[in-house]
RNA sequence: GGACGGUUAGCUCAGUUGGUUAGAGCGUCCGCUUGACGUGCGGAAGGUCAGGGGUUCGAGUCCCUUACCGUCCA
Repeated sequence: GGACGGUUAGCUCAGUUGGUUAGAGCGUCCGCUUGACGUGCGGAAGGUCAGGGGUUCGAGUCCCUUACCGUCCA
């Protein structure tokens, strides 16, 4: 330098052919339970969907570009 894959919550990851409110598990916080902790049960907070631009009535999803990570080729 070239090809491909990836980037979504603090962490690990889903997200269907573009369509109403972006989700799960773990973690955190609060409540109940306990003498206390833990477990269990209930609830809550937490996201510029890596950055920018474009297409579209509508983008996490499609296109272009930049950055970073990984695999392969030279």
This is a predicted structure of a 74-nucleotide RNA (transfer RNA) from Candidatus Woesebacteria bacterium UBA5073. Rfam family: tRNA. Gene Ontology term of the family: triplet codon-amino acid adaptor activity. The family's RNA type in Rfam is transfer RNA. Model confidence (mean pLDDT): 81 of 100.